The prediction has a mean pLDDT of 86.
A computed fold for an 87-nucleotide RNA from uncultured Paenibacillus sp., annotated as c-di-GMP-I riboswitch aptamer.
Lineage of the source: Bacteria > Bacillati > Bacillota > Bacilli > Paenibacillus.

């Protein structure tokens, strides 16, 4: 980041499996992506099993709130590795 060449990845959705969920993995599938390769360091966003608080409640229950030790790299920044090779 223009062309060329070899190509690469894979959104939504569907199926299967894992998970409390967010989400992840495998298969099908392509919205797109010059790092849509990798890494949770900073910001941001998502979820809340558990824990704590409040309320309710006949019981073994329920509702709301706070909260990451969970997650998102295809949200941005950052770090790092890589293909082609004009300005």
């Nucleotide at each position: 980041g223009a062309a060329c060449a070899g190509g690469g990845c894979a959104a939504a959705u569907c199926c299967g499996a894992c998970g409390a969920a967010a989400g992840c993995c495998g298969g099908a599938g392509a919205c797109g992506c010059a790092a849509a390769g990798c890494c949770a360091c900073g910001g941001g966003c998502c979820u809340a099993c558990a824990a704590c608080g409040a309320c309710u409640g006949u019981c073994u229950c329920g509702u709301c709130g706070u909260c990451a030790c969970g997650g998102c790299a295809g949200c941005c920044g950052g770090g790092u590795u890589g293909c082609c090779g004009a300005a």